Overview: Bacterial RNase P class A from Chloroflexi bacterium RBG_13_51_52, 385 nucleotides, folded computationally. The sequence was found by an Rfam model in a public genome assembly. Taxonomically the source falls in Chloroflexota (Bacteria, Bacillati). Its Rfam family is "Bacterial RNase P class A". It is annotated as a ribozyme. Rfam links the family to the GO terms ribonuclease P activity, dimeric ribonuclease P complex and tRNA processing.

[in-house]
RNA sequence: CAAGUAAACCGGGUGACCGCCCCGAUAAGCCCCGAUUCUUUCGGGACAAAUCGGGGAGGAAAGUCCGAGCUCCGCCGGGCAGGAUGCUGGGUAACACCCAGGAGGGGCGACCCUACGGAAAGUGCCACAGAAACAUACCGCCACGGCUUUUGUCGGGGUAAGGGUGAAAUGGCGAGGUAAGAGCUCACCGGCGACCGGGUGACCGGUCGGCUGUGCAAACCCCAUCCGGAGCAAGACCAAAUAGAGGGACACAGGGACGCCCGGCCCGUUCCCCGGGUUGGUCGCUCGACCCCGAUGGCAACAUCGGGGCUAGAUAGAUGGUCACCAUCCCGAUAAGCGUAAGCGAAUCGGGAUACAGAACUCGGCUUACAGGUUUACCUGGCCC
Numbered sequence: 001c002a003a004g005u006a007a008a009c010c011g012g013g014u015g016a017c018c019g020c021c022c023c024g025a026u027a028a029g030c031c032c033c034g035a036u037u038c039u040u041u042c043g044g045g046a047c048a049a050a051u052c053g054g055g056g057a058g059g060a061a062a063g064u065c066c067g068a069g070c071u072c073c074g075c076c077g078g079g080c081a082g083g084a085u086g087c088u089g090g091g092u093a094a095c096a097c098c099c100a101g102g103a104g105g106g107g108c109g110a111c112c113c114u115a116c117g118g119a120a121a122g123u124g125c126c127a128c129a130g131a132a133a134c135a136u137a138c139c140g141c142c143a144c145g146g147c148u149u150u151u152g153u154c155g156g157g158g159u160a161a162g163g164g165u166g167a168a169a170u171g172g173c174g175a176g177g178u179a180a181g182a183g184c185u186c187a188c189c190g191g192c193g194a195c196c197g198g199g200u201g202a203c204c205g206g207u208c209g210g211c212u213g214u215g216c217a218a219a220c221c222c223c224a225u226c227c228g229g230a231g232c233a234a235g236a237c238c239a240a241a242u243a244g245a246g247g248g249a250c251a252c253a254g255g256g257a258c259g260c261c262c263g264g265c266c267c268g269u270u271c272c273c274c275g276g277g278u279u280g281g282u283c284g285c286u287c288g289a290c291c292c293c294g295a296u297g298g299c300a301a302c303a304u305c306g307g308g309g310c311u312a313g314a315u316a317g318a319u320g321g322u323c324a325c326c327a328u329c330c331c332g333a334u335a336a337g338c339g340u341a342a343g344c345g346a347a348u349c350g351g352g353a354u355a356c357a358g359a360a361c362u363c364g365g366c367u368u369a370c371a372g373g374u375u376u377a378c379c380u381g382g383c384c385c
Stems, first nucleotide, its partner, number of pairs: 001381002004378007012326007020056007029047001031045005058356001062367002065365005070231004075264006082227005087101005102116001103114004117222002122220002124216002138163002140159003144155004171189002174186003190212001192209007235283004244274001246273004254267003290309008327354007337344002
């Protein structure tokens, strides 16, 4: 210098004018209620012009895919059904997330990917091709017998090394051996099993052995672990209004958190159906498993301790509009200068653009989108010292 890998951050700025929402202080004014010495005064409540001070979207606010906090539904136990996860260890409030490892795979490498328990519990599937896909002999090879002048042909036997088909065909490659072959034998490797050693563990290493059919569970299934439901349009309160002479089930009944069964416990202001009224306001609604800095422990995720900080709460839903200058990027033209030339060339001039995108109870994740810019570490190649 080029080209990569992993991670983090910023993502427009300044000024002027006009315009929004919230909080606090002061507060004209208006309305309601109560008392009263009743054309007055006092107290309370709601709304609120104006002035001053302070604050006002995101790393994803998106997706609504996981996990929770919180709220409501009397409850407890057992079983079935249903759902989720799926290598090991750790982190966390929890998780399908994060960290560190293991195995398999990709890459020269830094690194990256994995729906990663079980196929000897059972059932099922492997299209087409091929002779045959849990089982086998189409072509071929070998020896024997018959026929045939030879070529060749027929019969039974042996065979799975060679060929063909296929994703996959008596585990692979090589040697020996054989009538021809075959783990038939041997060495190396894979698979399976036993033993020994290391490791918390997934697993790894070594020795030995019968020589050996092991695809698919993102097929049903089996195994292990876990799981109430519904959700801020949850729910609580205030105000206001209305229509229930409605129908039904019953006391060994009925009702009681998603389905079913069993047991316990609780409830007559019972339960189910039909019909009517209210669609207004307040709370929930922002102090949080919160953010920043440092120390200690840990490979890390993270934990503990100390110090500091308060950072939107709207409700047809607020933070915007105009102007000017600047910044960044892109395109074009040039000055000095470089160059034989072509051409290159600024903080100069001109033009254009400035990403993805808006909270609605909150938080931890994952996934997706993103113009441009900055930083750190590492890998590979080239050059120079």